Description: A computed fold for a 258-nucleotide part of an RNA from Candidatus Nitrosotenuis uzonensis, annotated as large-subunit ribosomal RNA, domain VI. NCBI's taxonomy places the organism under Archaea, Thermoproteati, Nitrososphaerota, Candidatus Nitrosotenuis. The coordinates come from a structure-prediction model, not an experiment, and the mean pLDDT is 82.
Context: one part of a larger RNA
RNA sequence: CGUGGCUGUCUGAGGGGAAGUUGCUCCGAGUACGAGAGGAACAGAGCAGCGUGGCCACUGGUUUACCGGUUGUCUGACAAGGCAGGCCGGGCAGCUAAGCCAUUUGGGCUAAGCGCUGAAAGCAUCUAAGCGCGAAACCCUUCCCGAGACAAGACAGCCCUUCUUACGAUGGAGGUCGGCAGUAGAAGACUGCUUUGAUAGGAUGGAGGUGUAGAUCACAAGCUUCGGCGAGUGGUGAGCCUGCCAUUACUAAACGAC
Numbered sequence: 001c002g003u004g005g006c007u008g009u010c011u012g013a014g015g016g017g018a019a020g021u022u023g024c025u026c027c028g029a030g031u032a033c034g035a036g037a038g039g040a041a042c043a044g045a046g047c048a049g050c051g052u053g054g055c056c057a058c059u060g061g062u063u064u065a066c067c068g069g070u071u072g073u074c075u076g077a078c079a080a081g082g083c084a085g086g087c088c089g090g091g092c093a094g095c096u097a098a099g100c101c102a103u104u105u106g107g108g109c110u111a112a113g114c115g116c117u118g119a120a121a122g123c124a125u126c127u128a129a130g131c132g133c134g135a136a137a138c139c140c141u142u143c144c145c146g147a148g149a150c151a152a153g154a155c156a157g158c159c160c161u162u163c164u165u166a167c168g169a170u171g172g173a174g175g176u177c178g179g180c181a182g183u184a185g186a187a188g189a190c191u192g193c194u195u196u197g198a199u200a201g202g203a204u205g206g207a208g209g210u211g212u213a214g215a216u217c218a219c220a221a222g223c224u225u226c227g228g229c230g231a232g233u234g235g236u237g238a239g240c241c242u243g244c245c246a247u248u249a250c251u252a253a254a255c256g257a258c
């Protein structure tokens, strides 16, 4: 820019993918076959490897959010901290594989090939007319995109038809900007919300992670200049913390503009 405009839901012309592939075991069956020795196949069931796609309930990894122990040094000391991811023990969410799930069946047209009927050519012949089987290939079944598919589609709802001096003005469904965010994300885009509100933050509660804070009291190995000092133990799953869940308008989603 085109298809009157817009919102939502579709159809599916067309396009794309390799999304599958390989093996073992059991059964068939010690059967068919074969003098014996030996020894299948069709059909069926289970499992595994590789590849592909997805997911994080479990098992683990990571976790410079977080909690704890501890070293050196600095903030005069205590307490609380800074720096060295200092080192170490754990670790939710998220991300992830080594973890989990799904990865195949049926149909159609055929290739080589195998046939039926059958002449030319009284026979024969799968072929000349006609008919039937037949592959991991091809087309559907499966997954994704998809109405610029110019034959520009369909359904539901809403708007437009006013004035005019014909330039334009008014109005309009709906959308955007602005703003709060994340099921999204390089930027655009996408999705949710915008007070008729739980969108984000805060607060409160829950769930969860660490593992029992400081102060004080009681006790305490031991040391002592006899005045006290004192690692540590108990009161104490305490204290600290949370990207999760819920509740709550306390804060910000204003007024508005196009």
Base pairs, nucleotide, nucleotide: 001148004159005158006157007156008155009154010153014145015144016143017142020050021049022048023047024046025045026044033038051103052102053101054100055099059097060096061095062094066090067089068088069087070086071084072083073082074081075080092243106140107139108138113133114132115131116130162169163168175258176257177256178194179193180192181191182190199252200251201250202248203247204246205245206244207242208241209240210239217234218233219232222229223228